[in-house]
Context: one part of a larger RNA
RNA sequence: AACGAACGCUGGCGGCGCGUCUUAAGCAUGCAAGUCGAGCGGCAAGGGCAGCAAUGCCCCUAGAGCGGCGGACUGGUGAGUAACACGUGGGUAAUCUACCUUUGGGUUGGGGAUAUCUGUUAGAAAUAGCAAGUAAUACCGAAUAAUUUUGCAUGACAAAAGUUGUGCAAAGAAAGGAGCUAUGGCUCCGCCCGAAGAUGAGCCCGCGCCCCAUUAGUUAGUUGGUGAGGUAACGGCCCGCCAAGACUGUGAUGGGUAGCCGGCCUGAGAGGGCGAUCGGCCACAUUGGGACUGAGAUACGGCCCAAACUUCUACGGGAGGCAGCAGCUAAGAAUAUUCCGCAAUGGACGAAAGUCUGACGGAGCGACGCCGCGUGAAUGACGAAGGCCGUGAGGUUGUAAAAUUCUUUUAUUGCUGAAGAAUAAGCAGGGAAGGGAAUGUCCCUGUGAUGACGUUAAGCAAUGAAUAAGCCCCGGCUAAUUACGUGCCAGCAGCCGCGGUAACACGUAAGGGGCGAGCGUUGUUC
Numbered sequence: 001a002a003c004g005a006a007c008g009c010u011g012g013c014g015g016c017g018c019g020u021c022u023u024a025a026g027c028a029u030g031c032a033a034g035u036c037g038a039g040c041g042g043c044a045a046g047g048g049c050a051g052c053a054a055u056g057c058c059c060c061u062a063g064a065g066c067g068g069c070g071g072a073c074u075g076g077u078g079a080g081u082a083a084c085a086c087g088u089g090g091g092u093a094a095u096c097u098a099c100c101u102u103u104g105g106g107u108u109g110g111g112g113a114u115a116u117c118u119g120u121u122a123g124a125a126a127u128a129g130c131a132a133g134u135a136a137u138a139c140c141g142a143a144u145a146a147u148u149u150u151g152c153a154u155g156a157c158a159a160a161a162g163u164u165g166u167g168c169a170a171a172g173a174a175a176g177g178a179g180c181u182a183u184g185g186c187u188c189c190g191c192c193c194g195a196a197g198a199u200g201a202g203c204c205c206g207c208g209c210c211c212c213a214u215u216a217g218u219u220a221g222u223u224g225g226u227g228a229g230g231u232a233a234c235g236g237c238c239c240g241c242c243a244a245g246a247c248u249g250u251g252a253u254g255g256g257u258a259g260c261c262g263g264c265c266u267g268a269g270a271g272g273g274c275g276a277u278c279g280g281c282c283a284c285a286u287u288g289g290g291a292c293u294g295a296g297a298u299a300c301g302g303c304c305c306a307a308a309c310u311u312c313u314a315c316g317g318g319a320g321g322c323a324g325c326a327g328c329u330a331a332g333a334a335u336a337u338u339c340c341g342c343a344a345u346g347g348a349c350g351a352a353a354g355u356c357u358g359a360c361g362g363a364g365c366g367a368c369g370c371c372g373c374g375u376g377a378a379u380g381a382c383g384a385a386g387g388c389c390g391u392g393a394g395g396u397u398g399u400a401a402a403a404u405u406c407u408u409u410u411a412u413u414g415c416u417g418a419a420g421a422a423u424a425a426g427c428a429g430g431g432a433a434g435g436g437a438a439u440g441u442c443c444c445u446g447u448g449a450u451g452a453c454g455u456u457a458a459g460c461a462a463u464g465a466a467u468a469a470g471c472c473c474c475g476g477c478u479a480a481u482u483a484c485g486u487g488c489c490a491g492c493a494g495c496c497g498c499g500g501u502a503a504c505a506c507g508u509a510a511g512g513g514g515c516g517a518g519c520g521u522u523g524u525u526c
Base pairs, nucleotide, nucleotide: 001525002524003523005522006521007520008519009518012373013372014371015370016369017368018366019365020331025329026328027327029326030325031324034069035068036067039066040065046059047058048057049056050055076284077283078282086208087207088206089205090204091203092202095201096200100197101196102195103194104193105192106191107190108142110140111139118131119130120129121128122127148171149170150169151168152167153166154165155164156163157162176189177188178187179186180185210256211255212254217247218246219245222244223243224242225241226240227239229237259281260280261279262278263274264273265272266271286307287306288305289304290303309320310319311318312317337363339362340361341360345359346357347356348355349354376406377405378404379403386397387396388395389394411463412462413461414460415459416458420453426447427446428445429444430443431442432441470515471514472513473512474511475496476495477494481510482509483508484507485506491498492497
């Protein structure tokens, strides 16, 4: 000097930050990932009509279901990891990439199921089975297709791996919906096959990256070759066969410790220490293992198996995973509200309206930190009282107080009152492309709802010095001294050391010094 600090005493306000460093211990409860009816069949309740009634028809839609996209983002934690994990610089002629952007072409014609539902069976439940039957942008054939893929032939480039042109053959695609219509179609949103981009990701390599030699040898898929397999992709990645290699004193192997970095702290620097918050990367999601789906998986709030634990049970069998946000228990010196809102920013879905969003925006608690402000100002005695010191004279507290005159930051009360709200949704008008036209699409102009915070910030007025000072120290280091008490006792102490009857070092008082809403102590780093 610093701190994610803690403890003691004290404590007025505001702004901006920060807040389980320990047990990757266990968790009650609520919420944290949904959305789309403009993909699909359909529908409880409700309303209307008919009927004497049973019931039927129409409107309207909740919930559930099929389907699509998203649940691989966001958010949390640092257990593991000494590693191409991370940092940095390259490579990928060894690769993939949903949504998005640009661009070329296509969107023909069929089929069979299945959930929801209905009936029924088993079960305490979770749930499961059977029968009948239904739809799609769900699923499956068929047709067609190149700048796609594969094979063959051939040319160009290249040292080669390979890249690329041409020709032939084979393979290989789709889904509709909404609006308008003059019923012919048109517009928009999709869907399929390509090309390019962007973004994201995989893989490979050079260099850098803690301690121990009281760890010296390690290794059989091990090192290499070849062939087959596998992957989006190279590769012992995997397998067969063959060879016997590969690493190591420039520290292999083993052990310990540890997420890495941008950065942070310190220091004149060189260095040393650290890796909270914020940002990038990695790893993990009760423990261990596994795959599925998908453009993409460590799949936190997915699935399966095993284990420990908790829990429901009708004892047959089930359910669960806060290292998400709050909150609880435990541990600990120690770390917050079971708050408000989607108004803003961002994200998912949707044509949109919008829905969801413990991301986020805010509020609450904590002097935990940094910064700012205040707790009054002026005048006021050769100097009140009281305290302390001194035999006394007197000194000191001290312009300090009182008193007088002011001010009103702050406080309390009242009134007024921005900005965060837009290139905004919607609505109206005009234009462009398209079209026979219309709706709609795109662009421009006008208008224009919406604020959690919030009794906001800020301003004005009223009241009245009114609401606001402590903590540590005074032997030397080290700024600041006297008295009394105590008597090697009680105690102090960072070091030197104080205390045994005159203690500037203990305790108290007065005075003084330092810092100040803080001040000290402890811990840790330089």